About this RNA: The RNA shown here (Lysine riboswitch aptamer) has 157 nucleotides and comes from uncultured Faecousia sp. Model confidence (mean pLDDT): 79 of 100. NCBI's taxonomy places the organism under Bacteria, Bacillati, Bacillota, Oscillospiraceae, Faecousia. The sequence is in RNAcentral, with records from MGnify.

RNA sequence: GAUAGAGGCGCGGUGCGCAAAAGUACCUUCUCCAUAAAGGAAGCGGGCUUCCGGAGGCGGGAAAGGGCAAACCGCCGAAGUGUUUUAGCCGCCCGGGCGAAAAAUGCUGGGACGUCGGAGAAUAUCCGCCGUACUGUCACAUUUGUGGAGCGCUAUC
Numbered sequence: 001g002a003u004a005g006a007g008g009c010g011c012g013g014u015g016c017g018c019a020a021a022a023g024u025a026c027c028u029u030c031u032c033c034a035u036a037a038a039g040g041a042a043g044c045g046g047g048c049u050u051c052c053g054g055a056g057g058c059g060g061g062a063a064a065g066g067g068c069a070a071a072c073c074g075c076c077g078a079a080g081u082g083u084u085u086u087a088g089c090c091g092c093c094c095g096g097g098c099g100a101a102a103a104a105u106g107c108u109g110g111g112a113c114g115u116c117g118g119a120g121a122a123u124a125u126c127c128g129c130c131g132u133a134c135u136g137u138c139a140c141a142u143u144u145g146u147g148g149a150g151c152g153c154u155a156u157c
Base pairs, nucleotide, nucleotide: 001157002156003155004154005153008076010075011074012073013072014071017068018067026060027059029057030056031055032054033053039052040051041050042049044095045094046093047092048091079108080107081106082105083104084103085102088098089097090096109135110134112132113131114130116128117127118126119125137148138147139146140145
């Protein structure tokens, strides 16, 4: 240097189905209130611009993102995440937010549980810092401890 492997509730993806989102948004109709602006909405903040509404009853009535069981696929920096750049989106401007794909760069061995924080309709789930023990690996000690990190470890050539 090449090839092949290991960690285990191991990582990620896909479509079908299902639950939930939700009797929500929205639509028809009826009643009441308000009525062109001093009100309301588009929005997280300021300004501008545009539009017109609010509440309830009967009836009808979604979807997206996210999730779940198994199956299948790709795998063991699997993958996740931060920063920078970036098509585009949020009525327009500023701030701010979201953000496909790609590139550069940093951090994280792994799963579990927990406090806090963020996203979310959510108690689901995901993400982040930290903590707890566990676990795999190597090094140093030695009977059980300490420490390191995947740019690692093991095997073969």